[in-house]
RNA sequence: ACGAAGCUCCGGAGAAUCCCAAAAAGGGUGCCGAAGGUGCAAACGGACUGGUUCCGCUAAUCUCUCAGGCAAAAGGACGGAGUUU
Numbered sequence: 001a002c003g004a005a006g007c008u009c010c011g012g013a014g015a016a017u018c019c020c021a022a023a024a025a026g027g028g029u030g031c032c033g034a035a036g037g038u039g040c041a042a043a044c045g046g047a048c049u050g051g052u053u054c055c056g057c058u059a060a061u062c063u064c065u066c067a068g069g070c071a072a073a074a075g076g077a078c079g080g081a082g083u084u085u
Base pairs, nucleotide, nucleotide: 004085005084006083007082008081009080010079011078016029018028019027020026030070031069032068036066037064039062044056045055046054047053048051
């Protein structure tokens, strides 16, 4: 210097301050995708039936909406700075 992980600070979106319920929790309806999670392409590998075939492996900010979220707070992928191993 590079790579991986952690910590601190800063920035950080989307979607009903909806209804029942005093808030939270719970229930109902409508929504969001950027904690986490699901699924999939090419490539690669294998099989034999030799094919736009089957199987394996496999990515995302894509996809699903399980989880989470829909005033504020908290959280927050990702980015910047610093630092530790």
Molecule: Glycine riboswitch aptamer
Organism: uncultured Ruminococcus sp.